[in-house]
RNA sequence: UUCCCGAAACGGCAAACUCGUCGUGAGGCGGGGGCGCAAAGCCACGGGUCAGUAACUCUGAUAGCCGGGCUGCCGAA
Repeated sequence: UUCCCGAAACGGCAAACUCGUCGUGAGGCGGGGGCGCAAAGCCACGGGUCAGUAACUCUGAUAGCCGGGCUGCCGAA
C1' cells in the first nucleotide's frame, strides 16, 4: 500500500408511522420521525416479490429481498 475484515472516532443514510404532493396502482418526491445500515452510495443485467392488465413472454414498481456490475470514508484486532 492492496484485499479480506469491522473495534473506535469524525461524519453519513433513514424503516414503521405521520403531514403535504404526484401516480389507476405497486410506489415516488419533500417535511417530521428513527427501526436499523460499512456500501441502506449508484445501475433494473439475472432471479424473486409487488402493481396494472381478461391475460401474457407486455408495461411498470422495488437497489432497505438475493445475486451481479461500477464507485467509495475510516483503520484497532
The RNA shown here (c-di-GMP-I riboswitch aptamer) has 77 nucleotides and comes from a Nitrospinota bacterium. It was read from a public genome assembly, where an Rfam model found it.